[in-house]
RNA sequence: GGAGUCGGCCGAACAGUCGCUGCCGGUUAGCCGGUGGAGGAAAGUCCGGGCUCCAUUGGGCAGGGUGCCAGGUAACGCCUGGGGGGCGCGAGCCUACGGAAAGUGCCACAGAAAACAUACCGCCCAAGCGCCUGCGGGCGCCGGCAAGGGUGAAAAGGUGCGGUAAGAGCGCACCGCGCGGGUGGCAACACGCCGCGGCACGGUAAACCCCACCCGGAGCAAGACCAAAUAGGGGAGCAAUGGUGUGGCCCGCACUGCUCCCGGGUAGGUCGCUAGAGGCGCGUGGUGACACGCGUCCCAGAUGAAUGACUGUUCUUGACAGAACCCGGCUUACAGGCCGGCUCCUCGU
Numbered sequence: 001g002g003a004g005u006c007g008g009c010c011g012a013a014c015a016g017u018c019g020c021u022g023c024c025g026g027u028u029a030g031c032c033g034g035u036g037g038a039g040g041a042a043a044g045u046c047c048g049g050g051c052u053c054c055a056u057u058g059g060g061c062a063g064g065g066u067g068c069c070a071g072g073u074a075a076c077g078c079c080u081g082g083g084g085g086g087c088g089c090g091a092g093c094c095u096a097c098g099g100a101a102a103g104u105g106c107c108a109c110a111g112a113a114a115a116c117a118u119a120c121c122g123c124c125c126a127a128g129c130g131c132c133u134g135c136g137g138g139c140g141c142c143g144g145c146a147a148g149g150g151u152g153a154a155a156a157g158g159u160g161c162g163g164u165a166a167g168a169g170c171g172c173a174c175c176g177c178g179c180g181g182g183u184g185g186c187a188a189c190a191c192g193c194c195g196c197g198g199c200a201c202g203g204u205a206a207a208c209c210c211c212a213c214c215c216g217g218a219g220c221a222a223g224a225c226c227a228a229a230u231a232g233g234g235g236a237g238c239a240a241u242g243g244u245g246u247g248g249c250c251c252g253c254a255c256u257g258c259u260c261c262c263g264g265g266u267a268g269g270u271c272g273c274u275a276g277a278g279g280c281g282c283g284u285g286g287u288g289a290c291a292c293g294c295g296u297c298c299c300a301g302a303u304g305a306a307u308g309a310c311u312g313u314u315c316u317u318g319a320c321a322g323a324a325c326c327c328g329g330c331u332u333a334c335a336g337g338c339c340g341g342c343u344c345c346u347c348g349u
Base pairs, nucleotide, nucleotide: 001345002344003343004342005341006340007339008338009337010336012314013313014312015311016310017309018308020037021036022035023034024033025032026031039320043331044330046329047328048327049326050325051219052218053217054216058251059250060249061248063215064214065213066212067211068082069081070080071079072078083097084095085094086093087092098210099209103208104207105204106203107202120149121148122145123144124143128141129140130139131138132137157175158174159173160172161171162170176199177197178196179195180194181193182191183190184189223271224270225269226268233262234261235260236259237258238257242256243255244254245253278297279296280295281294282293283292284291285290315318
């Protein structure tokens, strides 16, 4: 100097004029003053909860979710640290990562054969039978093989030596695999450790399935209160051996009516609604996520939906984009700018 990788931050600002709005104070209504007023994702509605109601206490089945280990958290499918596997020269990145000896299914085409699996090209012809013979042997049948070749993503573990008629874990050595033990680690797991065994016949569970753990439902349009109005209307069906009770079914429990159709009234106001699993600073503990302690701050609460318009200046010339009960995550979008750690390449000293 270049290329990369990981983490963090900002994301228009200031001043003036008019306008909007929450709270507080003043004011006869008007209005005035003070103070505050969209995000890092407010987005997606994908997870988890707080809160409200069913509702007053349970169980089971079906169904759904997660899937290495240990922690964090209110909790999670999230985060942190570690392990296994894969990618990368590396810093790093990805991981839908329990089980194939419980069972079922699938593996196109090619290939002889795709799992209790095979003989296309081949190798041998020892033993047995037949024929020929120049007596050396040859041919055929029967028989043996899966080591060689080919096909394929994958073909009865790999390399070497011996053995055999030719071969084959057939035997042996090493590797691989299985089982048992030992050492380290909380564990997943690791080990150039020890012993036994010729050794189960591939892959696939993001196929069905098995296993472990977790799971009531509905949702602020939840729900509570106040005021007002109407028609305490009309009809049909089922009915205690019944019916209803916030996903389905069953048991239990509680209550005693339930369902459907037509028609009428109201759609107004207040609360819920923002002081929190809260923010910030410091200290202690921890590899870390985070926890604890002390101090400090109050930082939007609209409801047909509040921050808009104009002028001037500055420079990063302004991207993605607007709260509607709240919070913790994940995912997606993003013009431009700033800071730091680490890795690789090249050059010079």
The RNA shown here (Bacterial RNase P class A) has 349 nucleotides and comes from an Ectothiorhodospiraceae bacterium.
It was read from a public genome assembly, where an Rfam model found it.